[in-house]
RNA sequence: AUAAUAGCUUUCUAGGGUUCCGCAGCAGUCUGCUGGUCUGGUCCGAGAGAAAGCGGCAGUCUUCGGACUGCUUCCACGGAGGGACAAAAGCCCGGGAGAA
Numbered sequence: 001a002u003a004a005u006a007g008c009u010u011u012c013u014a015g016g017g018u019u020c021c022g023c024a025g026c027a028g029u030c031u032g033c034u035g036g037u038c039u040g041g042u043c044c045g046a047g048a049g050a051a052a053g054c055g056g057c058a059g060u061c062u063u064c065g066g067a068c069u070g071c072u073u074c075c076a077c078g079g080a081g082g083g084a085c086a087a088a089a090g091c092c093c094g095g096g097a098g099a100a
Stems, first nucleotide, its partner, number of pairs: 007054006015044002020041002022038001023035005055073001056071006075095001077098001081093003
């Protein structure tokens, strides 16, 4: 310097904002406007968070469709800037640039 691999999905959480609901205020009486510097519900949500399932590897059995069991899935500091949805974010660019 180059190539391959470090798997995928779901649920939840850290976190996030404000489309809807709720709440508060003002006006009004079919309701409208403002507020996320409103605890919240809906919503978004982790490569480096949790759990589960699937996948992978090995062994045994097999009616050759598959079943069962075990193992493995290690490590992981990180800007600025940009993007989407209503908007923002440990979301995406990104195991990026960079550092060790």